A computed fold for a 98-nucleotide RNA, annotated as Bacterial small signal recognition particle RNA.
[in-house]
RNA sequence: UAUAGUAAUAUUGCACAACACUUAUAUCUGAACCAGGUCAGAAUCGGAAGAUAGCAGCCUUAAGGAUCUCUAAGUGUGUGUGCUUUUUUAUUAGAUUU
Repeated sequence: UAUAGUAAUAUUGCACAACACUUAUAUCUGAACCAGGUCAGAAUCGGAAGAUAGCAGCCUUAAGGAUCUCUAAGUGUGUGUGCUUUUUUAUUAGAUUU
């Protein structure tokens, strides 16, 4: 001096995890009237039988809201680890040269 190996710092890319956020799912809640169903009372029509529309209440929900991280997906990073790319330093080995 170059070659091969090892270790460390930094670096490239990928993967997994962690953390944060978002969306979806699940559950709960959720409409005086302008959602639906059932519609007491009352009202209207009818000679009557009944019929009509339909407020409150009840039920099911929409938009929305809340809870859980149980699950799924996505985004992000001054978090962690692994593999890998490049560079630098140290060291080991023999070879060559001085």
Record summary:
The coordinates come from a structure-prediction model, not an experiment, and the mean pLDDT is 75.